[in-house]
This record gives sequence, C1' cells and structure tokens, in this order.
RNA sequence: AGACUGAAAUGGCAAAGCCGGGGUGACCCGGUGACGCAAAGCUACCUGUCCAGGCAACGGCUCGAGGCGACACCGCAAGCGAGGCUGGAAAGAGGGGCUGCCGAA
Repeated sequence: AGACUGAAAUGGCAAAGCCGGGGUGACCCGGUGACGCAAAGCUACCUGUCCAGGCAACGGCUCGAGGCGACACCGCAAGCGAGGCUGGAAAGAGGGGCUGCCGAA
C1' cells in the first nucleotide's frame, strides 16, 4: 500500500404506516416515522418486476367467409392480449459499472 473481514467512534440514509402535493398509472416530492442498511451513494448496461399505450410489422388465441359436399385441419378479413413491440417506473429484487468516510483484532 492492497484484498478479505469488521469491533469502536463521528456522522449518514430511511421501510411500512400517516399527513400534504404531483402523475392516467407504476411511482415521485415534502413532512412525520424507523423496518432495516457499510455503499440503502450514483448509474436502467444485463436478467427479472411493475405501469401506460397500441395491434403498425412478427408471433399467439378466437374465428364469420373460403379451402369443402361434410368432419378434422388450415384459415385472408375482423376481434382479443402484458409473447414480443413503443414509451415510462423502480438502484431497499439480483448482477455489472463508477465513486466513497472510519478503522481494532
């Protein structure tokens, strides 16, 4: 000096709930309040979650016409929607990136 771990001290943040305000909403801001946090500081890059929109292309489901005389099946059009799409929220879901206070064994 670094890594892991983390006792003590100085300080820090603030879950749920409640009050006020903003937003269609997820949620956010302020106050109150502390469940917790050694990165509960910052960042939506990855996975996942949530909200709104919309079927424009893809996919899925339903399926009148049609294939067909009929069943199965396929299924243009039409309809539906949290698969994907568009836009957003969340860093106190997990991972990644950046930064950072103290310091015993």

Notes:
The RNA shown here (c-di-GMP-I riboswitch aptamer) has 105 nucleotides and comes from Geomonas paludis. Lineage of the source: Bacteria > Thermodesulfobacteriota > Geobacterales > Geobacteraceae > Geomonas. Its mean pLDDT, the model's own confidence on a scale to 100, is 79.